[in-house]
RNA sequence: GACUUGGUAACUCAAUUGGAAGAGUACCUGGCUUUUAACUAGGGAGUUGUGGGUUCGAGUCCCACCCAAGUCA
Repeated sequence: GACUUGGUAACUCAAUUGGAAGAGUACCUGGCUUUUAACUAGGGAGUUGUGGGUUCGAGUCCCACCCAAGUCA
């Protein structure tokens, strides 16, 4: 330098090849328990890497850039 894959909650990952974002862990609150842990009920948490474009509508499609891993040179 070229190419491939990926970037979504604090972390690990989903989201049916366009109809509008969810789970587990963690965190907070309550119940249970002498207390903690475990168990249980609920809650908060997101500019979907950045900026544009297409579309009635974009996490998903197109372009450029940034970051990470890999292959080739």

Predicted 3D model of a 73-nucleotide RNA (transfer RNA) from a Clostridia bacterium.